[in-house]
Context: one part of a larger RNA
RNA sequence: GAGUAACGACAAAACGGGUGAAAAACCCGUUCGCUGAAAGACCAAGGGUUCCAGUCCAACGUUAAUCGGGGCUGGGUGAGUCGACCCCUAAGGCGAGGCCGAGAGGCGUAGUCGAUGGGAAAUUGGUUAAUAUUCCAAUACUUCUGUUUAAUGCGAUGAGAGGACGGAGAAGGUUAAGUCAGCCUGGCGUUGGUUGUCCAGGUGGAAGACUGUAGGUAUGUAUCUUAGGCAAAUCCGGGGUACUUUAUACUGAGAGUCGAUAGCAAUCUGUACUUGUACAGAGAAGUGGCUGAUACCCUGCUUCCAGGAAAAGUCUCUAAGCUUCAGUUAAACAGGAAUCGUACCCGAAACCGACACAGGUGGUCAGGUCGAGUAGACCAAAGCGCUU
Numbered sequence: 001g002a003g004u005a006a007c008g009a010c011a012a013a014a015c016g017g018g019u020g021a022a023a024a025a026c027c028c029g030u031u032c033g034c035u036g037a038a039a040g041a042c043c044a045a046g047g048g049u050u051c052c053a054g055u056c057c058a059a060c061g062u063u064a065a066u067c068g069g070g071g072c073u074g075g076g077u078g079a080g081u082c083g084a085c086c087c088c089u090a091a092g093g094c095g096a097g098g099c100c101g102a103g104a105g106g107c108g109u110a111g112u113c114g115a116u117g118g119g120a121a122a123u124u125g126g127u128u129a130a131u132a133u134u135c136c137a138a139u140a141c142u143u144c145u146g147u148u149u150a151a152u153g154c155g156a157u158g159a160g161a162g163g164a165c166g167g168a169g170a171a172g173g174u175u176a177a178g179u180c181a182g183c184c185u186g187g188c189g190u191u192g193g194u195u196g197u198c199c200a201g202g203u204g205g206a207a208g209a210c211u212g213u214a215g216g217u218a219u220g221u222a223u224c225u226u227a228g229g230c231a232a233a234u235c236c237g238g239g240g241u242a243c244u245u246u247a248u249a250c251u252g253a254g255a256g257u258c259g260a261u262a263g264c265a266a267u268c269u270g271u272a273c274u275u276g277u278a279c280a281g282a283g284a285a286g287u288g289g290c291u292g293a294u295a296c297c298c299u300g301c302u303u304c305c306a307g308g309a310a311a312a313g314u315c316u317c318u319a320a321g322c323u324u325c326a327g328u329u330a331a332a333c334a335g336g337a338a339u340c341g342u343a344c345c346c347g348a349a350a351c352c353g354a355c356a357c358a359g360g361u362g363g364u365c366a367g368g369u370c371g372a373g374u375a376g377a378c379c380a381a382a383g384c385g386c387u388u
Stems, first nucleotide, its partner, number of pairs: 013031006032385004040365004046345002050343001051075006060068002080141002082341003086119003092113003098107003122139005142337011153322002158317004166304004172297003177291005182203006188196001208258003215251004220243007228236002264286001267282007305308001351360002367379004
């Protein structure tokens, strides 16, 4: 220079009360304003205690601070079913033997790892200052082991089936959700009107079990035979005969019944005190129409060429073998389901950007009026007014 520029989106504040040494900024209340395909809610990644309570205000916070993602002290993350671990493989990695190389080492078979993919099973309500598909209540489901009973050809690292898959387009059936009416509870106006075609609030209901619908797919059953499926096969594939063309089998949303005499909460009653809170008890209605998804049926259907993972779990078949045993199947009963993650932020003041930085960050949810619409405008739930 200079007590100058600046104090980081022009979404916006005002008043009353409280606390306190002190209040524009903290807490409570009443208005006002902003977002609302987000500036709301939930996850993955990443962070790692930032979560909650008490207390403190030196430093940190672009100002003050009684406040804080700051300091200190204490508390908090509960799982057979969510995710990981586990079983399986992809690209790719490693790689016994092996091949190559002067060597270091390179490549690679059998294998062994490797999810961003495949593989068993849970919902509703309640509860904490802070966790909940984890605790509690109720109602479910899966898998493994053992015992008993009954029946019985069982057996794999092998064979076959299945798992098992692209793009685009179109239609139908449904549900979520919304909306209108009905129903239930409360209200009747401090200012002219408001007992009415009035106003405000509520009207919700899961997984699972049974049933097998709208629809979708396929000819199916029996029997004989067989140079294939590295051996075998009653399985798969090829061939024949008889009967049969949607009968039947498989699949399949949703609706219906049970689940559901529970629970939900305006209000009322009682008790306690800190006088507006806690606890206990009681506690109504809970129906119909319309609109209607980008969600489900649908891994379907139609169509196109560029022809759209693998392996295991699963089912069937036999080989060796076992064949009073063992094993397998069914039912009942008993027992088991370990370990790790779980707080909190997540279009952000907590991640990546040296900062409490106008930048960046994958997925899910998707209300009302007008509208073709996830545009735009104004709003709901919810959250904020961006720390001078």

Large-subunit ribosomal RNA, domain III from Acinetobacter marinus, 388 nucleotides, folded computationally.
RNAcentral holds the full RNA, with entries from ENA.
The prediction has a mean pLDDT of 82.
Its Rfam family is "Bacterial large subunit ribosomal RNA".